[in-house]
Model confidence (mean pLDDT): 86 of 100. The RNA shown here (SAM riboswitch aptamer (S box leader)) has 108 nucleotides and comes from Solitalea longa. Of the family's consensus pairs, 94% are formed in the model. Rfam family: SAM riboswitch aptamer (S box leader). Its family is annotated with regulation of gene expression in the Gene Ontology. Lineage of the source: Bacteria > Pseudomonadati > Bacteroidota > Sphingobacteriales > Solitalea.

C1' cells in the first nucleotide's frame, strides 16, 4: 500500500499543555468550539476482533497485541420498496441493498 472476511443504533473521561478552528475526502445539512473544542501528553475506562482459560460454545476472564471513549460511520448522496402531500413535477417520512470510509484479523 493492495486483496480477502468480520464488525460498525451498544460501551467508556479526568487532569496537564497548546490556542482556532473541528466532526476522513467533496458538496449540502446539522452539530461541538476562547465556558478552549481538535490535536498532543499523562492517569483511568469501554469493548472483547487476535490471544488466554475452558472438553466445547451462543462460555469465562481482562494479565498481552490492537481499538475505541460526542452525536449511527453525526446525516444525506448511488439502487430501491412503501407511507403521506401533490393535478403534474416534484416533496417529506421511513425500510431495505450498495459505495466510500474505520477497526480487526490472514494473506500478499
Nucleotide at each position: 500500500u493492495u486483496c480477502u472476511u468480520a464488525u460498525a443504533c451498544a460501551g467508556a473521561a479526568g487532569a496537564g499543555g497548546c490556542g482556532a478552528g473541528a466532526g476522513a475526502a467533496c458538496a449540502g445539512g446539522c452539530u461541538c468550539u476562547g465556558a478552549g473544542a481538535c490535536c498532543c501528553u499523562c492517569u483511568g475506562g469501554c469493548a472483547a476482533c487476535c490471544g488466554c482459560c475452558a472438553a466445547a460454545a451462543u462460555g469465562g476472564a481482562a494479565a498481552g497485541g490492537u481499538g475505541c471513549c460526542a452525536a449511527u460511520u453525526c446525516c444525506u448522496g448511488c439502487c430501491u420498496g412503501a407511507a403521506u402531500c401533490g393535478a403534474a413535477a416534484g416533496a417529506u417520512u421511513u425500510g431495505g441493498g450498495a459505495a466510500c470510509u474505520a477497526u480487526a484479523a490472514a494473506a500478499a